Context: one part of a larger RNA
Molecule: small-subunit ribosomal RNA, central domain
Organism: uncultured bacterium
């Protein structure tokens, strides 16, 4: 130094792809890098250790000895790992068929509401409240009936559904472009694979630039009414600009939570939900049976400090990766990247308990 942890006690990167990196199936041959055995050489003395001996005895000194865990050289082994060189098919890819589905992208359409305008009929109130006023309406409003604009949003279907690398996030209906998963068939390449430091890419919402747009919501703002002892208030109320929507580039953070990195293996069971192929069965389908892949719920073994996890593992185990190390200073000072800005990102220390 090592025997230890990250689902809630500190501790999984917000997600992906991915060089270098670490790891890495089966067989045979060859080779001898790591490995392992035995010699040789070296590793100065002193000191340490262990034996023994001189000074009266220690402390001091003297002889042996082990040690010195290392390194080079010969010589030998070939399991493992490495390197060479040949094969393989379970990995991992690719064909070829298929059906699923709110995957992405572009335009187009449709219909429901709510607002605005106009016309029609109509008349005294309508909205809103705990209760009321602001406010709107005798210049005709609410209600109600026709037309018209204009902009977001897509009822029912919807569901413990489903798809996505997914973090975000994806629901109206057609077209078109387009990406990936699965499932049979077991035909092709044959370890092409795992992870991933640093990169790149993507990443709610709110900001922020520019160019439209602008119904509705508005707890940004402001100004009104009201509460109230005051209310410069969060909280009621009328009303409102930003934003909210489109387009292009930016920011790049968050309770990006399954608070659970990612991949691979084996490991009882039951329910029910969804996609596919087969089997039985039927005019043919459902129901049933079996399989792969997937979301879900309840449990045995086992883990867990306990809650609880339990084949979608927090159980058994390998490989890479991040990450923590009392609390609070501190998701900060300082630097240095990065951005128009706002700020992000890396990231301390004194002290204090």
């Nucleotide at each position: 130094c090592u025997g230890g942890g990250c689902g809630u006690a500190a501790a999984g990167g917000g997600u992906g792809c991915g060089c270098a990196g670490g790891c890495g199936g089966c067989c045979a041959u060859g080779u001898g890098u790591g490995u392992g055995a035995g010699g040789c050489g070296u590793g100065a003395a002193a000191g340490c250790c262990c034996g023994g001996g001189g000074c009266u005895a220690c402390a001091c000194c003297c002889c042996g000895g082990a040690a010195u865990u290392g390194c080079g050289c010969c010589u030998c082994a070939a399991a493992c790992u490495g390197c060479a060189u040949g094969g393989c098919u379970a990995a991992a890819u690719c064909a070829u068929u298929g059906g699923a589905g709110a995957g992405g992208g572009u335009a187009g359409c449709a219909g429901a509401g709510u607002u605005c305008a106009u016309g029609g009929a109509g008349u005294a109130g309508c909205a809103g409240u705990g209760a009321a006023a602001u406010g709107c309406g005798u210049a005709g409003a609410u209600a109600u009936c026709g037309u018209g604009a204009g902009g977001a949003a897509u009822a029912c279907c919807a569901g413990a559904g489903g798809a996505g690398c997914a973090u975000g996030a994806c629901g109206g209906c057609u077209a078109c472009c387009u990406g990936g998963a699965c499932a049979a068939u077991u035909g092709c390449u044959g370890a092409c694979g795992c992870u991933c430091a640093c990169g790149c890419a993507c990443g709610a919402a709110a900001g922020a630039g520019u160019c439209g747009g602008g119904a509705g919501c508005a707890a940004a703002a402001g100004g009104g009414g009201a509460u109230u002892a005051g209310a410069u208030a969060g909280c009621c109320c009328a009303u409102g600009u930003a934003g909210u929507c489109c387009a292009c580039g930016c920011c790049u953070u968050g309770u990006c939570c399954g608070g659970u990195c990612c991949a691979c293996a084996a490991u009882a069971g039951g329910u029910g939900c969804a996609g596919g192929c087969g089997g039985a069965u039927u005019c043919g389908a459902c129901c049933c049976c079996c399989c792969c892949a997937g979301g879900a719920c309840c449990c045995c073994a086992g883990c867990u400090a306990a809650c609880g996890c339990g084949u979608u593992a927090a159980g058994u185990g390998u490989g890479c990766c991040g990450c923590a190390a009392g609390a609070g200073g501190a998701c900060u000072a300082c630097g240095g990247c990065c951005g128009c800005a706002a700020g992000g990102c890396u990231a301390a220390a004194a002290c204090u308990c």